[in-house]
This is a predicted structure of a 350-nucleotide part of an RNA (small-subunit ribosomal RNA, central domain) from a Clostridia bacterium. Its mean pLDDT, the model's own confidence on a scale to 100, is 89. The full RNA is in RNAcentral, with records from ENA. The organism belongs to Clostridia, within Bacteria.
Context: one part of a larger RNA
RNA sequence: CUGGGCGUAAAGGGCGUCUAGGCGGCCGGGUACGUGUAGGGUGAAAGCCCCGGGCUCAACCCGGGGAGGUCCCUGCAAACGGCCGGGCUUGAGGGCAGGAGAGGGGCAUGGAAUUCCCGGUGGAGCGGUGAAAUGCGUAGAGAUCGGGAGGAACACCAGUGGCGAAGGCGGUGCCCUGGCCUGGCCCUGACGCUGAAGCGCGAAAGCUAGGGGAGCGAACGGGAUUAGAUACCCCGGUAGUCCUAGCCGUAAACGAUGGGGACUAGGUGUGGGAGGUAUCGACCCCUUCCGUGCCGGAGGAAACCCACUAAGUCCCCCGCCUGGGGAGUACGGCCGCAAGGUUGAAACUC
Numbered sequence: 001c002u003g004g005g006c007g008u009a010a011a012g013g014g015c016g017u018c019u020a021g022g023c024g025g026c027c028g029g030g031u032a033c034g035u036g037u038a039g040g041g042u043g044a045a046a047g048c049c050c051c052g053g054g055c056u057c058a059a060c061c062c063g064g065g066g067a068g069g070u071c072c073c074u075g076c077a078a079a080c081g082g083c084c085g086g087g088c089u090u091g092a093g094g095g096c097a098g099g100a101g102a103g104g105g106g107c108a109u110g111g112a113a114u115u116c117c118c119g120g121u122g123g124a125g126c127g128g129u130g131a132a133a134u135g136c137g138u139a140g141a142g143a144u145c146g147g148g149a150g151g152a153a154c155a156c157c158a159g160u161g162g163c164g165a166a167g168g169c170g171g172u173g174c175c176c177u178g179g180c181c182u183g184g185c186c187c188u189g190a191c192g193c194u195g196a197a198g199c200g201c202g203a204a205a206g207c208u209a210g211g212g213g214a215g216c217g218a219a220c221g222g223g224a225u226u227a228g229a230u231a232c233c234c235c236g237g238u239a240g241u242c243c244u245a246g247c248c249g250u251a252a253a254c255g256a257u258g259g260g261g262a263c264u265a266g267g268u269g270u271g272g273g274a275g276g277u278a279u280c281g282a283c284c285c286c287u288u289c290c291g292u293g294c295c296g297g298a299g300g301a302a303a304c305c306c307a308c309u310a311a312g313u314c315c316c317c318c319g320c321c322u323g324g325g326g327a328g329u330a331c332g333g334c335c336g337c338a339a340g341g342u343u344g345a346a347a348c349u350c
Base pairs, nucleotide, nucleotide: 003322004321005320006319007304008303012318014201015200016199017198021194022193023192025088026087027086029084030083031082033081034080035077036076037075038074039073040072041071048066049065050064051063052062053061054060091191092188093187094186096183097182098181099180103177104176105175106174107173108172109171110154115149116148117147118146119145120144121143125136126135162169163168206247207246208245209244210243211242215241216240220236221235222234223233258317259316260315261314262313263312266295267294268293269292270291271290272289273288274287275286276285299306300305323350324349325348332343333342334341335340
């Protein structure tokens, strides 16, 4: 220096952005750093090859000769890589014109429903379950009508749908704002891909401070069930769930499938756009681009299955794996208010 792998066997980083680094389109020219080649120099001993010798042979050992990696010098070559310089447009980006969307942030606002409060009617139950009981109710519950308060979530639309890098995003309006898609004329002219570190984002739960609190509801109390019942069922119910600011940084963060590019049959559905034929126009039909499903061929695969959204055939870059347990533990470092996170062993054992 090198192997084989990572959907389910061990193994894709939760996601993005970017630095170093690695890798890099088409056509000329130059250079000669890499590269190739010729000659020369250098090239410790041992090892290697040849010859000779010593232990009875050999291994081993001794002597002589040779070859050789490496580096240097002088030439030669210029395909490939590098470097310098010129050009190009297909990669990438931009301008213009359209388009879809729960993408993000802020402010405002709406109706249904639950709960509570006030009032009217009314008068014995209600509620709950497998059946009950705890619970609520003649101090008037439940039911019903009117009024009010407050918080949270947004029925139908709704999809096998859309958007986002991921986490995730769903009433309505306005403001601010990111990305994406289509069309073809124009512009820049390789400006690209990946990305160790770094930085940012990151469900739920949890934490700090302040607010809020309708419903739900860990803990907790009670009623049942049961041999018991620290549960499942029922009646209550505190944190929490919500908001603001700040932490935490995890997950079956999953497609258990990193990103980019090229290539490799079809069929059918769906979301967004453009075009064509025909038409008054539209639908239908056809073509094409992007997204998203299903089926299926070649091929792949241990099988399951994957199959132009690859797990096929290749190239570039990153991450990761290397028997089970011990153990995602200990120790140390870093981070955190804490909870803990991250990095991450060994003895021993099978």